A computed fold for a 106-nucleotide RNA from Botryobacter ruber, annotated as SAM riboswitch aptamer (S box leader). The coordinates come from a structure-prediction model, not an experiment, and the mean pLDDT is 88. Rfam family: SAM riboswitch aptamer (S box leader). From the family's description: The SAM riboswitch is found upstream of a number of genes which code for proteins involved in methionine or cysteine biosynthesis in Gram-positive bacteria. Lineage of the source: Bacteria > Bacteroidota > Cytophagia > Hymenobacteraceae > Botryobacter.
RNA sequence: AAUUUAUAGAAGAAGAGGUGAGAGAACAGGCUCCGGGACCCUCUGACAACCAUCCUAACGGAAAGGUGCCAAAUCCUGCCCAACCAAUAGUGGGGAAAUAUAAAUU
Numbered sequence: 001a002a003u004u005u006a007u008a009g010a011a012g013a014a015g016a017g018g019u020g021a022g023a024g025a026a027c028a029g030g031c032u033c034c035g036g037g038a039c040c041c042u043c044u045g046a047c048a049a050c051c052a053u054c055c056u057a058a059c060g061g062a063a064a065g066g067u068g069c070c071a072a073a074u075c076c077u078g079c080c081c082a083a084c085c086a087a088u089a090g091u092g093g094g095g096a097a098a099u100a101u102a103a104a105u106u
Stems, first nucleotide, its partner, number of pairs: 001106008014044005022033003027078004045070001047068001050066002053062003074098001079095003083091002
C1' cells in the first nucleotide's frame, strides 16, 4: 500500500512545553475553531475496549500490555430508494459511496 471482516452512538476523555497561521481527510456548498495562539509536534494525564492477558461451562466480567482516541454526529449536506408536503423548496427515515479505526491476509 491493497484485500476481507467488524465497528463508527448527537456516548466518553486535557494540562504543560514548543511552534506560529491557518485548521476541521479530499472536491463543492454550508457551518464552526483560530494571535485571548487554533492545527501540528513532544511529555504527562485521561477516555474507550478492537486484539492480546486473566476469571467463567457460557453469557459475561476484571485489568489495561499492543493499537486507537481526547471541539462540534465521521461537524452537516452531496448519490439512490421510499414517506410527509401544493412543491423541483424543506423535513425526518433507510441504503450506497467515501473516510476513520481495529483484526487478519497478501